[in-house]
Molecule: transfer RNA
Organism: Sedimentisphaerales bacterium
RNA sequence: CGCAGGGUGGAGCAAUUGGUAGCUUGUCUGGCUCAUAACCAGAAGGUUGCGGGUUCGAGUCCCGCCCCUGCAA
Repeated sequence: CGCAGGGUGGAGCAAUUGGUAGCUUGUCUGGCUCAUAACCAGAAGGUUGCGGGUUCGAGUCCCGCCCCUGCAA
């Protein structure tokens, strides 16, 4: 150099052939309790790896680049 898969809140993952980005866990606050855990309620946290293109509209389609994993050599 070649082929395949992947990159999305702190962590692990979804997003149904393009239509307002969610789930679990964690963190914070409150409730409950003598107290902690568990449980209940709420909140914060994402410009979807980077840059372009197509489109009324892109996590999703197209192009280039970066990184990770595997295969082959």